[in-house]
RNA sequence: AAUCUAGGUGUCGAUAGUUGCUAUAUAAUAUCUCGAUAUGGGAGAUAGUUUCUACACUUCACCGUAAAUGAAGUACUAUGGCAGACUUCUCACCGUCG
Numbered sequence: 001a002a003u004c005u006a007g008g009u010g011u012c013g014a015u016a017g018u019u020g021c022u023a024u025a026u027a028a029u030a031u032c033u034c035g036a037u038a039u040g041g042g043a044g045a046u047a048g049u050u051u052c053u054a055c056a057c058u059u060c061a062c063c064g065u066a067a068a069u070g071a072a073g074u075a076c077u078a079u080g081g082c083a084g085a086c087u088u089c090u091c092a093c094c095g096u097c098g
Base pairs, nucleotide, nucleotide: 004098007094008093009092010091013089014088016087017086018085019083020082021081022080023079024078025077026054029047030046031045032044033043034042040063041062048055056074057073058072059071060070061069
């Protein structure tokens, strides 16, 4: 002096992940059977989705003891789109000790 290297800085791009918003699906829904009874109102199966999973909780009302619940609020999951930041990769530069 050159090269390599731990690593650092920077920007463009890319890939993947994470976050938020949004669209579609599904209405956190319906049907059947069984079950409870105002201290109760539940359980199982099936359907529903170019679809895996889930299909519940809380509150209020209602039902005068019977077989029937209603309303409101709150998600998750699948796929796609948009946006920001971070991480990773590529690229460029710097690069102590060695």
Model confidence (mean pLDDT): 77 of 100. The RNA shown here (Purine riboswitch aptamer) has 98 nucleotides and comes from Neobittarella massiliensis (ex Bilen et al. 2018). The source organism's lineage runs through Bacteria, Bacillati, Bacillota, Oscillospiraceae and Neobittarella (ex Bilen et al. 2018). The model forms 95% of the base pairs in the Rfam consensus. RNAcentral holds the sequence, with entries from Rfam.